[in-house]
RNA sequence: UUUCGCUCAGGGCAAAAUCAGAGAGAUCUGGUCGCGCAAAGCCACGGGUCCAAUUCAUGGAUAGCCGGGUUGCCGAA
Numbered sequence: 001u002u003u004c005g006c007u008c009a010g011g012g013c014a015a016a017a018u019c020a021g022a023g024a025g026a027u028c029u030g031g032u033c034g035c036g037c038a039a040a041g042c043c044a045c046g047g048g049u050c051c052a053a054u055u056c057a058u059g060g061a062u063a064g065c066c067g068g069g070u071u072g073c074c075g076a077a
């Protein structure tokens, strides 16, 4: 450096529910919690899905839907 991931070590994240708040909505933020995750770190580039609008078009959301890009811990080869 590349590939792989059962294990070892230090750990990390955090579903649903719930409380408070933001938003037209999808959804998001913080607290509690712990379904799960070897990238469940980050990116809206491609596809899908969702919201708004809909004459054409467009804007927004989802990275824990899939693919891709990029960064990273431990170990094995």
Base pairs, nucleotide, nucleotide: 002077003076004075005074012037013036017032018031019030020029021028022027035064041070042069043068045067046066047065048062049061050060051059052058